RNA sequence: CCGGGCGACUCUGAAGAGCGAACCGCGUGGCGCAUCCGCAGCACCCGGUUCCACCGAAGGGGCAAGCGGCCACCGCCGCGGAAUCUCUCAGGUCAGGGACAGAGUGGAGAGG
Numbered sequence: 001c002c003g004g005g006c007g008a009c010u011c012u013g014a015a016g017a018g019c020g021a022a023c024c025g026c027g028u029g030g031c032g033c034a035u036c037c038g039c040a041g042c043a044c045c046c047g048g049u050u051c052c053a054c055c056g057a058a059g060g061g062g063c064a065a066g067c068g069g070c071c072a073c074c075g076c077c078g079c080g081g082a083a084u085c086u087c088u089c090a091g092g093u094c095a096g097g098g099a100c101a102g103a104g105u106g107g108a109g110a111g112g
Base pairs, nucleotide, nucleotide: 001112002111006107008105009104010103011102012101013100018052020051021050022049023048024047025046027044028043029042032039033038053093054092055091059089060087061086062085066079067078068077069076070075
């Protein structure tokens, strides 16, 4: 000096699945009753709780190949342990987030 790969930050792109149900509460609007304070009920929005349905690309769990031992073989045991596969704990079904990808900045550094 170059520097695969790794990781950090910024920007951009980025799928899937509920227009679910019930209850409670705040607010807004209309209607009915009422002397007043108010009462009952409807609609919408928001928040919370519970239940059902569903999704997989935050995170997380599981496994193949491979290696070793026993064995004539079939197989058994142990290590190992991947994913966009699988599970659905978590998370999600408006937004936000989002694996991954592209561009940029710079970091330590294998090696040359």